About this RNA
Predicted 3D model of a 74-nucleotide RNA (transfer RNA) from a Planctomycetota bacterium. It matches the Rfam family "tRNA". The family's RNA type in Rfam is transfer RNA. From the family's description: Transfer RNA (tRNA) molecules are approximately 80 nucleotides in length. Its mean pLDDT, the model's own confidence on a scale to 100, is 81. NCBI's taxonomy places the organism under Bacteria, Pseudomonadati, Planctomycetota.
RNA sequence: GGUCCCGUAGCUUAGUUGGUUAAAGCGCUGGUCUCACAUACCAGAGAGCGGAGGUUCGAGUCCUCCCGGGACCA
Numbered sequence: 001g002g003u004c005c006c007g008u009a010g011c012u013u014a015g016u017u018g019g020u021u022a023a024a025g026c027g028c029u030g031g032u033c034u035c036a037c038a039u040a041c042c043a044g045a046g047a048g049c050g051g052a053g054g055u056u057c058g059a060g061u062c063c064u065c066c067c068g069g070g071a072c073c074a
Stems, first nucleotide, its partner, number of pairs: 001073007010026004019057001028044005050066005
């Protein structure tokens, strides 16, 4: 340098043929419980989907460029 793949809560992942408010586990906060901690149970906060454009009535999902990471080839 070229080809391909990946990027979604703090972490790990899901997300159907594009369709209304993006879901879960762990973690975090509060509560119940306990002398206290842990466990367990209940409740809650936390991402608008790597960035910018485009297509569309509608984009996490499709297209283009860029950024970051990885694999292969040279």